[in-house]
Context: one part of a larger RNA
RNA sequence: GACGAACGCUGGCGGCGUGCUUAACACAUGCAAGUCGAACGGGGAGUUCAGCAAUGGACUUCUAGUGGCGAACGGGUGAGUAACGCGUAGACAACCUACCUUCUAGAUGGGGACAACACCGCGAAAGUGGUGCUAAUACCGAAUGUUGUAUCUAAGGUUCAUGCCUAAGAUACUAAAGAUGGCCUCUUUACAAUGCUAUCGCUAGAAGACGGGUCUGCGUCUGAUUAGCUAGUUGGCGGGGUAAAAGCCCACCAAGGCGACGAUCAGUAGCCGGUCUGAGAGGAUGAACGGCCACACUGGGACUGAGACACGGCCCAGACUCCUACGGGAGGCAGCAGUGGGGAAUCUUCCGCAAUGGACGAAAGUCUGACGGAGCAACGCCGCGUGAGUGACGAAGGCCUUCGGGUUGUAAAGCUCUGUUAUCGGGGAAGAAUACUUUUCUUGUAAAUAAUGAGGAGAGUUGACGGUACCUGAGGAGGAAGCCACGGCUAACUACGUGCCAGCAGCCGCGGUAAUACGUAGGUGGCGAGCGUUGUCC
Numbered sequence: 001g002a003c004g005a006a007c008g009c010u011g012g013c014g015g016c017g018u019g020c021u022u023a024a025c026a027c028a029u030g031c032a033a034g035u036c037g038a039a040c041g042g043g044g045a046g047u048u049c050a051g052c053a054a055u056g057g058a059c060u061u062c063u064a065g066u067g068g069c070g071a072a073c074g075g076g077u078g079a080g081u082a083a084c085g086c087g088u089a090g091a092c093a094a095c096c097u098a099c100c101u102u103c104u105a106g107a108u109g110g111g112g113a114c115a116a117c118a119c120c121g122c123g124a125a126a127g128u129g130g131u132g133c134u135a136a137u138a139c140c141g142a143a144u145g146u147u148g149u150a151u152c153u154a155a156g157g158u159u160c161a162u163g164c165c166u167a168a169g170a171u172a173c174u175a176a177a178g179a180u181g182g183c184c185u186c187u188u189u190a191c192a193a194u195g196c197u198a199u200c201g202c203u204a205g206a207a208g209a210c211g212g213g214u215c216u217g218c219g220u221c222u223g224a225u226u227a228g229c230u231a232g233u234u235g236g237c238g239g240g241g242u243a244a245a246a247g248c249c250c251a252c253c254a255a256g257g258c259g260a261c262g263a264u265c266a267g268u269a270g271c272c273g274g275u276c277u278g279a280g281a282g283g284a285u286g287a288a289c290g291g292c293c294a295c296a297c298u299g300g301g302a303c304u305g306a307g308a309c310a311c312g313g314c315c316c317a318g319a320c321u322c323c324u325a326c327g328g329g330a331g332g333c334a335g336c337a338g339u340g341g342g343g344a345a346u347c348u349u350c351c352g353c354a355a356u357g358g359a360c361g362a363a364a365g366u367c368u369g370a371c372g373g374a375g376c377a378a379c380g381c382c383g384c385g386u387g388a389g390u391g392a393c394g395a396a397g398g399c400c401u402u403c404g405g406g407u408u409g410u411a412a413a414g415c416u417c418u419g420u421u422a423u424c425g426g427g428g429a430a431g432a433a434u435a436c437u438u439u440u441c442u443u444g445u446a447a448a449u450a451a452u453g454a455g456g457a458g459a460g461u462u463g464a465c466g467g468u469a470c471c472u473g474a475g476g477a478g479g480a481a482g483c484c485a486c487g488g489c490u491a492a493c494u495a496c497g498u499g500c501c502a503g504c505a506g507c508c509g510c511g512g513u514a515a516u517a518c519g520u521a522g523g524u525g526g527c528g529a530g531c532g533u534u535g536u537c538c
Stems, first nucleotide, its partner, number of pairs: 001537003005534005012384006018377002020342001025340003029337003034069003039066002042063009076295003085220008095212002100208007108142001110140002117132006148173006155166004178200006187193001221267003228258003233255004238250003270292004274285004297318005320331004348374001350373003356370001357368004387417004397408004421479001423474005431465001435461011482527005487508003493522005503510002
């Protein structure tokens, strides 16, 4: 000098940050991932029309289920890991990539189910069985099918080589789904649609972007009171496997591979940008913020999917907790709050989606403990205040005194002012637009003055914070100063008490009757809403 600090005494305000370093201990309760009715069939409610009624149609809205996308992001923690984990520099002729962007081509024609639902059961519950009905952008054949995939053929280029690249041919394999708005120009006798049109979707492929995967050189703590380690071990051939190279796995063959340039073993530890310190070199460190990695009660496993071997998914085993009708079930805060425990020690079971970002949706919008805010804590940094001027009879009181006086001390009182801030009152934002709604204009598609895409203009709506910041008025010096030290180092001295006692102390050392070193008082010095102490690092 520094700190995610703690402790003691003290404590006015504001801004910005920070806040379980210990038990990766156990968790009550609530919330933290949903969304889409413009994919689908039902069901409920409401409005309206027709009808005597039963009922039927249209529209609006809600939605358990099927289906789609998301749930692999975002958020937490640092247990493990000394490793291609991280950092840095490269490589992939050895790879993948949903959504997004651009381009090319296409979307023909069929089928059978299963939920929901109805009925019948079983179970205390969690849940579950049977029969029957049904839709789809759910599922399955068929057709077509390339610049796709696989195999083969011969040619050229390239590599040390396996191979790779280029253009060509043959064979085989592999696709698809519709929805909504509008319209009657075309098709159709008409309604209207299986028609036309716009938008969004669907299939196949090429490329980009984004995100990942793999490999390699170098670097990355301590111990030799750890010296040898290794049989899938090291390499080859063949095969399997993966998105992809590879002992990644397997069969066979060879006997290799690593190691004092420290293997193996043991201990410790997430790594980095950075942070602290230092003139630097270096040393220490890795909280907050950002990047990467790992983990999600403990251990193991795969499923789904573009992506996981998946924190709020599944299965198995284990420990623990809970429910039970004893047959059986349920759970996982290292998400946000919060509780117990541990500890020197670390916060609210708050408000809001207004902004930013994310998921879904055509959109309106819904969800979002991400985030934006507020609350608590002098935990840190920064700013402000606790008044200013004047005022000598140098008042009183205190302390000291050589008893003359000195000092506290312009300090106070008094007088003259100010009004930051606190308090009360009035006004009152920015954050909000490129968002959303609506009107209108231009323009593209279009048969079109529907509709819709793009661009512009006008109007309106939306703020958790919050009646907050800020501005302004009133008002009275009023509500706001402490802590440590004073022997030397080290700025600052006297008196009394005590008498090697009580005590102090970072080091040297003080104290045994005149203690500037203990305790108290006065005075002084230092810092100041803080001041000291302890701990740790340089």

A computed fold for a 538-nucleotide part of an RNA from an uncultured bacterium, annotated as small-subunit ribosomal RNA, 5' domain. Its mean pLDDT, the model's own confidence on a scale to 100, is 83. The RNAcentral record of the full RNA draws on ENA, Greengenes and SILVA.